A computed fold for an 84-nucleotide RNA from a Thermoanaerobaculia bacterium, annotated as transfer RNA. Its Rfam family is "tRNA". It is annotated as a transfer RNA.

């Protein structure tokens, strides 16, 4: 220095190819079992505001394209794997 690939809740990892973002499992919180703790089992878990219904914000970071964008495009960061 050229090339490709990837970045998404705490974590791992989906999202059916541009149409309700976070499915699932970890993991955590309450809880039911237990003497107790594990294990099982149930319920809940991005974020800010709100008593609350509910509203806004969020996919590495900024910009575009579109009625809509994690997904397309441009530019940068940052990690991995080829090549020199």
């Nucleotide at each position: 220095g050229c090339g490709a690939a990837a970045g998404u809740g705490g974590c791992g990892g989906a999202a059916u190819u541009g149409g309700u973002a976070g499915a699932c499992g970890c993991g955590c919180a309450g809880g039911a079992u237990u003497c107790a703790g594990g294990u099982u089992c149930c319920u809940g878990u991005g974020g800010u505001a709100g008593c609350a219904a509910u509203a806004c914000c969020g996919u590495g970071g900024g910009g575009g394209u579109u009625c809509g964008a994690g997904u397309c495009c441009c530019c940068c960061c940052u990690u991995u794997c080829g090549c020199a």